Transfer RNA from a Myxococcota bacterium, 73 nucleotides, folded computationally. It was read from a public genome assembly. Taxonomically the source falls in Myxococcota (Bacteria, Pseudomonadati).
RNA sequence: GGGCCCUUAGCUCAGGGGUUAGAGCAACCGGCUCAUAACCGGAUGGUCCCUGGUUCGAACCCAGGAGGGCCCA
Numbered sequence: 001g002g003g004c005c006c007u008u009a010g011c012u013c014a015g016g017g018g019u020u021a022g023a024g025c026a027a028c029c030g031g032c033u034c035a036u037a038a039c040c041g042g043a044u045g046g047u048c049c050c051u052g053g054u055u056c057g058a059a060c061c062c063a064g065g066a067g068g069g070c071c072c073a
Base pairs, nucleotide, nucleotide: 001072002071003070004069005068006067007066010025011024012023013022018056028042029041030040031039049065050064051063052062053061
C1' cells in the first nucleotide's frame, strides 16, 4: 500500500426497514439461610463508533471517516 470482517447495556452477543432496542452474565435491591454461596424475584442500565445521504420511516440500506482483527504485498 491492497483485500476481507467487526463496532448495539459494565462484559459476551441477538436484533433479517415499521409497536417501546432485547437476552445471558456481572453489579444493585429484596426473598431463602444462623450466615455465606447456590437458588428465586425485582428494578436499573443505550446519543446502536462518528458525520452525511436514501426513505413516509434507518441500529438495519448507501458514502466518507475513526477504532479493532485477519490475510496479501